[in-house]
Context: one part of a larger RNA
């Protein structure tokens, strides 16, 4: 290589947009690239095979055929494929008329609470624990009233197994900027499509550079207790990086639905979100229908078997990616990308 597989057993890249390739709707016409027939010419010989011969028989030999799936050349065949022209509307896509949204950006602002400062009122304790202490108060704490000033730090209720978005992630109003979604119904383009090695972009928290900024809240750090064999923890008083904001890095995560995208196809049933369209009603509503979405059950069906079941893990097509015992190791070496930290490709020896 063939073959078998990737929800949990080893194995879907954290996601996306796309080069090149690979595959690719419906007719109709041509052509003959692959396909297919049919002939020709080669395709040493010897061996193998089959069928006779000759050595007493075998082994050996020696004749003949097959066979050598192969390549060329000529002549044909047009379902299918390719190329070429042309046609068509259902994939795809574009207007137009609507609708729903914590999708992103940017700039503006409202309240509550923590914490500080500055006053009043008032007096011995707050504060924290399972219980103690550190720890903060007669220099007036802690309670409570009143103003005030900070972090533009987080956005109670609303609120929902609700919604959006590629994914990561998204939530107080309010403006302006801007992406993607879905629906009815016309019109239009007329396969423009799917998928995607290389590549490009985004990628949570933490970290890293520069400048700000700092209420709370807190790795490391300091103290105090507890428990313990110990107790470098858990608990508690402090607390600095950090958290947060601009700009520039870094490229990871149980980046999970442990399930790559596409398209058709194959019993239901109920919820919920957001559209059309009717039938009863004045309206709210309630019903039916009929579209996208999301989640619960359940049949066939697959499944080691848990389970999964139209949002497949089913029955099939096409494209990627990726995996082949365990430990060595996601390691060394190299190469590469990074300020570093370290990601990225990625082995052996050994050994069970």
């Nucleotide at each position: 290589c063939u073959g078998g597989g990737c929800g949990u057993a080893a194995a879907g890249a954290g996601c996306g947009c796309g080069u090149a390739g690979g595959c690719g709707g419906u007719c109709c016409u041509g052509u003959a690239u692959g396909u297919c027939g049919a002939u020709u010419g080669u395709g040493a010989a010897a061996g193998c095979c089959c069928u006779g011969g000759g050595c007493u028989u075998a082994a050996c030999c020696u004749a003949g055929g097959a066979a050598u799936u192969g390549c060329a050349g000529u002549c044909g065949a047009a379902a299918c494929u390719g190329c070429a022209g042309g046609u068509c509307u259902u994939g795809a896509a574009u207007g137009c008329u609507u609708g729903a949204g914590a999708g992103g950006g940017u700039g503006g602002u409202a309240g509550a609470a923590u914490u500080c400062c500055a006053g009043g009122u008032g007096u011995a304790g707050a504060a924290g624990u399972g219980a103690u202490a550190u720890u903060c108060g007669u220099a007036g704490a802690u309670a409570u009233c009143u103003g005030g000033a900070g972090g533009a730090a987080a956005c109670a209720c609303c609120a929902g197994a609700g919604g959006c978005g590629a994914a990561a992630g998204c939530a107080g109003c309010c403006a302006c900027c801007u992406g993607g979604c879905a629906a009815u119904g016309c019109a239009u383009u007329g396969a423009c499509g799917c998928u995607g090695a290389g590549g490009c972009g985004c990628g949570a928290a933490a970290g890293c550079g520069u400048g700000g900024g700092g209420a709370g809240c807190a790795a490391g750090c300091a103290g105090g207790a507890u428990u313990u064999a110990g107790a470098u923890a858990c608990c508690c008083u402090g607390g600095u990086a950090g958290u947060c904001c601009a700009c520039g890095c870094c490229a990871u995560a149980a980046a999970c639905g442990a399930u790559g995208g596409a398209u058709a196809c194959u019993a239901g049933a109920u919820g919920u979100c957001u559209g059309g369209a009717g039938u009863g009603u004045u309206a709210a509503c309630c019903c039916u229908c009929u579209g996208g979405g999301u989640a619960u059950c359940g049949g066939a069906g697959c499944u080691a078997a848990c389970g999964u079941a139209u949002u497949a893990a089913g029955u099939a097509u096409c494209c990627c990616g990726c995996c082949u015992g365990g430990g060595g190791a996601g390691u060394a070496c190299g190469g590469u990308c990074g300020c570093a930290a370290g990601g990225u490709u990625a082995a052996a020896a050994c050994u069970c």
Description:
A computed fold for a 352-nucleotide part of an RNA from an uncultured organism, annotated as small-subunit ribosomal RNA, central domain.